[in-house]
RNA sequence: CAACCAGGUCGGGCGACCGCAUGCGGCUCUGCCGUAUGAGGAAAGUCCGAGCUCCACGUAGCCAGGGUGCUGGGUAACGCCCAGUGGGGGUGACCCCAAGGAAAGUGCCACAGAAACAUACCGCCGACGGCCGAAAGGCUGGGUAAGGGUGAAAUGGUGAGGUAAGAGCUCACCGGUAGUCGGGCGACCGGCUAGCCGCGGUAAACCCCAUCUGGAGCAAGACCGAACAGGGGGCGGACAGCCAUAGGCUGUCCAGGGAUGGCUCGCCCUUGCCCCCGGGUUGGUCGCUUGAGGCGCCGAGUAAUCGGCGUCCUAGAGAGAUGGUCGUCGCCCUGGCUUCGGCCAGGGUACAGAACUCGGCUUAUAGACCUGGUUGAGGC
RNA sequence: UCCUCGGUAGCUCAACGGUAGAGCGGGCGGCUGUUAACCGCUAGGUCGUAGGUUCGAAUCCUACCCGAGGAGCCA
Numbered sequence: 001c002a003a004c005c006a007g008g009u010c011g012g013g014c015g016a017c018c019g020c021a022u023g024c025g026g027c028u029c030u031g032c033c034g035u036a037u038g039a040g041g042a043a044a045g046u047c048c049g050a051g052c053u054c055c056a057c058g059u060a061g062c063c064a065g066g067g068u069g070c071u072g073g074g075u076a077a078c079g080c081c082c083a084g085u086g087g088g089g090g091u092g093a094c095c096c097c098a099a100g101g102a103a104a105g106u107g108c109c110a111c112a113g114a115a116a117c118a119u120a121c122c123g124c125c126g127a128c129g130g131c132c133g134a135a136a137g138g139c140u141g142g143g144u145a146a147g148g149g150u151g152a153a154a155u156g157g158u159g160a161g162g163u164a165a166g167a168g169c170u171c172a173c174c175g176g177u178a179g180u181c182g183g184g185c186g187a188c189c190g191g192c193u194a195g196c197c198g199c200g201g202u203a204a205a206c207c208c209c210a211u212c213u214g215g216a217g218c219a220a221g222a223c224c225g226a227a228c229a230g231g232g233g234g235c236g237g238a239c240a241g242c243c244a245u246a247g248g249c250u251g252u253c254c255a256g257g258g259a260u261g262g263c264u265c266g267c268c269c270u271u272g273c274c275c276c277c278g279g280g281u282u283g284g285u286c287g288c289u290u291g292a293g294g295c296g297c298c299g300a301g302u303a304a305u306c307g308g309c310g311u312c313c314u315a316g317a318g319a320g321a322u323g324g325u326c327g328u329c330g331c332c333c334u335g336g337c338u339u340c341g342g343c344c345a346g347g348g349u350a351c352a353g354a355a356c357u358c359g360g361c362u363u364a365u366a367g368a369c370c371u372g373g374u375u376g377a378g379g380c
Numbered sequence: 381u382c383c384u385c386g387g388u389a390g391c392u393c394a395a396c397g398g399u400a401g402a403g404c405g406g407g408c409g410g411c412u413g414u415u416a417a418c419c420g421c422u423a424g425g426u427c428g429u430a431g432g433u434u435c436g437a438a439u440c441c442u443a444c445c446c447g448a449g450g451a452g453c454c455a
Stems, first nucleotide, its partner, number of pairs: 001376010012329007020038008040351001044362002047360005052217004057266002060264004065213005070084005085099001086097004100208002105206002107202003121148002123144003128141005156174006175197002177194007221286004230277006236254008255271004279454002293312008330349008381451007390404004398435001406422005428444005
């Protein structure tokens, strides 16, 4: 210098004029004046986790449904974060991974291929047995899975020995599995031993295992006020007997409802419950913003994070304000001029936008800057 | 705020994880004096987008984009 990697910060400044919303104060009060304050890193998507509120309650039970899925830690909690393990990618800095179980069972694996989980098409062999032959040898029962071929995938791989031909049949190395010893909290790693290599893949197919999980959402919910008009329909369960096709009748016992997937238990409260049609309102106050809060310093920890001290208060409305224009400066692009210092003209300056509140994730984002690191080339 | 469904040819819709199809429409040809109808042939696809799982994805999973529909107050 070039190309990158990781982490972080900012995301326009100043002035003038015209406006908007809310709080407070004042006034000549349907409003006007003054003053203070007024978006974000994602306020977004609403994808997770919570707070808060209601459903009367319960670390109650069973079934169903759903989520998560290497290990340890952090956290109020999480599917988030940090640190590691294993696997994959990159020359590297570094990045990525839904990463339990295929030896509980079931399903699927198109086409091709002999065969896709149980088998032999082309081949190889003719040791052993049989037949033919005088013999050589041929055919065959058979042996085999090395080679060819098919496929995404074909029963550990490579090499040597061995053999009739072959084969972990034997050996060396590599890989796997099991046992054992050592290290680590653990995932796991390393050593040794054993031919043990018997078992294809798929669980983002059903499923199994472990673990978590009640539901609804600020239009939650509480209080005040205003207005109106009510009407119709439906409603058990269990057992026994009789008639009997569905079903009906009779008797006995049990009250119904309150969690919102179903059932049950306990306890408490309450007096019907459900559906349809119709009617009324479109008001006010609270919830509402001080919170697992921000910033700085010190300490613990590899880190996420935690603790202590100091300091700060920073939107809270009604379908919803937070804006616009001009000038100037900054940055970028294009064109022209140049005495190479610059000057002039034009254009651009992102994504977006609070609606109960937090912690995360994901997605969008013109551009500018900082810190640390890697690779390559050149120079000293 | 919560919930559900959908996106495939120009239009309306199909399609067990195994070659993406049907009807209508378009084009060409036939039939007819001509047109329609009818008959034959034919073109036309980023399966909304991007990743992943798998030998293989329209189909399974995740994220995103777009569209449609539904529920809510009082009594």
Predicted 3D model of RNase P RNA and transfer RNA as a complex of 455 nucleotides. Rfam match: Bacterial RNase P class A. Rfam classes the family as a ribozyme.